[in-house]
RNA sequence: AUAAGAUAAAGCCAAACUUGCCGUAAGACAGGGACGGAAAGUCACGGGUCUAUUAGAUAGCCGGACUACCUGA
Numbered sequence: 001a002u003a004a005g006a007u008a009a010a011g012c013c014a015a016a017c018u019u020g021c022c023g024u025a026a027g028a029c030a031g032g033g034a035c036g037g038a039a040a041g042u043c044a045c046g047g048g049u050c051u052a053u054u055a056g057a058u059a060g061c062c063g064g065a066c067u068a069c070c071u072g073a
Stems, first nucleotide, its partner, number of pairs: 004071002012037002017032004022027001035060001041066003045063003048058004
């Protein structure tokens, strides 16, 4: 550097639900919470889905691009 990754170790993220808050809504953000996750990190580029009405949401739906922690079974 590449590839791999466990009934192991360390750390990480945080679904449903709930409280606050923003939004017409989908949904976002913050606190609690833990179903899960090895990219559940970032990007709406392709497809899908949702809301709304021509503009949004979703990266924890799939693909793609870019980047990255730990381990040496």